Predicted 3D model of a 478-nucleotide part of an RNA (small-subunit ribosomal RNA, 3' major domain) from a metagenome.
RNAcentral holds the full RNA, with entries from SILVA.
Context: one part of a larger RNA
RNA sequence: UGACGGGGGCCCGCACAAGCGGUGGAGCAUGUGGUUUAAUUCGAUGUACACGAGGAACCUUACCAGGGCUUGACAUGUGCAUGAAUACUCAAGAGAUUGGGUAGCCCCGCAAGGGGCGUGUACACAGGUGCUGCAUGGCUGUCGUCAGCUCGUGUCGUGAGAUGUUGGGUUAAGUCCCGCAACGAGCGCAACCCCUACUGUCUGUUGCCAACGGGUAAUGCCGGGGACUCGGACGGAACUGCCGGUGACAAACCGGAGGAAGGUGGGGAUGACGUCAAGUCAUCAUGGCCCUUAUGUCCUGGGCUACACACGUGCUACAAUGGCCGGUACAAAGCGAAGCGAAACGGCGACGUCGAGCAAAUCGCCUUAAAGCCGGUCUCAGUGCAGAUUGGAGACUGAAACCCGACUCCAUGAAGUCGGAAUCGCUAGUAAUCGCGCAUCAGAAUGGCGCGGUGAAUACGUUCCCGGGCCUUGUACA
Numbered sequence: 001u002g003a004c005g006g007g008g009g010c011c012c013g014c015a016c017a018a019g020c021g022g023u024g025g026a027g028c029a030u031g032u033g034g035u036u037u038a039a040u041u042c043g044a045u046g047u048a049c050a051c052g053a054g055g056a057a058c059c060u061u062a063c064c065a066g067g068g069c070u071u072g073a074c075a076u077g078u079g080c081a082u083g084a085a086u087a088c089u090c091a092a093g094a095g096a097u098u099g100g101g102u103a104g105c106c107c108c109g110c111a112a113g114g115g116g117c118g119u120g121u122a123c124a125c126a127g128g129u130g131c132u133g134c135a136u137g138g139c140u141g142u143c144g145u146c147a148g149c150u151c152g153u154g155u156c157g158u159g160a161g162a163u164g165u166u167g168g169g170u171u172a173a174g175u176c177c178c179g180c181a182a183c184g185a186g187c188g189c190a191a192c193c194c195c196u197a198c199u200g201u202c203u204g205u206u207g208c209c210a211a212c213g214g215g216u217a218a219u220g221c222c223g224g225g226g227a228c229u230c231g232g233a234c235g236g237a238a239c240u241g242c243c244g245g246u247g248a249c250a251a252a253c254c255g256g257a258g259g260a261a262g263g264u265g266g267g268g269a270u271g272a273c274g275u276c277a278a279g280u281c282a283u284c285a286u287g288g289c290c291c292u293u294a295u296g297u298c299c300u301g302g303g304c305u306a307c308a309c310a311c312g313u314g315c316u317a318c319a320a321u322g323g324c325c326g327g328u329a330c331a332a333a334g335c336g337a338a339g340c341g342a343a344a345c346g347g348c349g350a351c352g353u354c355g356a357g358c359a360a361a362u363c364g365c366c367u368u369a370a371a372g373c374c375g376g377u378c379u380c381a382g383u384g385c386a387g388a389u390u391g392g393a394g395a396c397u398g399a400a401a402c403c404c405g406a407c408u409c410c411a412u413g414a415a416g417u418c419g420g421a422a423u424c425g426c427u428a429g430u431a432a433u434c435g436c437g438c439a440u441c442a443g444a445a446u447g448g449c450g451c452g453g454u455g456a457a458u459a460c461g462u463u464c465c466c467g468g469g470c471c472u473u474g475u476a477c478a
Base pairs, nucleotide, nucleotide: 001478002477003475004474005473007472008471009470010469011468012467013466015462016461019426020425021424022423023422026316027315028314029313030312031311032310033309034307035306042052043051063302064301065300066299067298068297069296072125076124077123078122079121080120081119082118083117086103087102088101089100090099091098092097106115107114108113127291128290130289131288132287136285137284138280139279140278141276143274148187149186150185151184152183153182154163155162156161167178168177169176193268194267195266196265198236199235200234201233202232203231204230208225209224212223213222214221239262242256243255244254245253246252318419322378323377324376325375326374327373328372334365335364336363339358340357344353345352346351385416390411391410392409393408394407396405432454433453434452435451436450437449438448
């Protein structure tokens, strides 16, 4: 100087407390451990476990079995030989591949020859998701959006170092004020950026419809209009600016006015010096090592989907604030050409037929949003709750749904009556609850990322648990 203390002081954070809803019990989905297996590819392990994976039937795929290839599936170059490329087709084979046939047989040039592309062969070489994240770059997690981390000059100290950065107040903040052997400065904080909340001007189509006219069974449907909504661009507005009080005449804090918004308005992006030899050689790049008729590469099939069990994360429930039936209302944000697909018709339905319109503020999907509201029914039961499991029949994608897809209909109707010890999230348009969309994607979400609808309770307080900041103290630790 640090680190540590079941030392002290001060102060924060959904850290506790106060509340609301969960997890832990059930069934299922999903990840992991373990076990099994020819293989169940690999990595991630207190900051892993719906994580890499934004989507494993083949492919993906890295794993296993079997069948093949060896200048190779891919790149560049050289020598020689040869042919355009390519398309179609026959046979063998699980396919990879092998053998054959047909068409085609390039450009410049009269030719010789040259060029381009391909095939064969020989050689340099390719190739490796093989090892080392403890050789590395890059990227990332974490402490932590915590308020800290340092430097120059000066001063003090023999020196390590100290001072500044401590102190009195204050703040979300090393934020600001005052004081002070310090005076300044840098990286962080804040602001500058984006979205959202109010408003002005301009601009009005595909958006809108108040007034005028026309028209319909009805609809901005038509003429038209720019008021309104809305879209877009550029501005304004909030700064403790104003008033009162407290305070040290400071910084600031408390209350108030006005205001759409008030003290960082709400949300996002943004992560200092560093810590953990943290994570990643399997995104990529890369040193070293290793393989080279195989640890490379092609194919078929299988596996990654196994199942006595254990754990994590979720979904659906256990019901009456509910289930079912009928009627009826209101979104936002997105997506669409090998796409979205209206209306009509067929089917109980998944879906099918036909195919209008739309590269989309125009048409379509979603889209009739759902919860909600109105009416009816069920009456506390393992039920008209719950929907697992299983049988049958279908429809869809795709060469192909056996291993191993999601969906529909009929039948079946399991556990489950609110969950031990323990444990998680959340402070407001939040929790809870309700639907909708998108990425990936042929098909395949209860996951992920977004969107809106309805919309709470509680916070006395900082003694205690956890994490953190500053000062101080002890130390046989570095």
The prediction has a mean pLDDT of 83.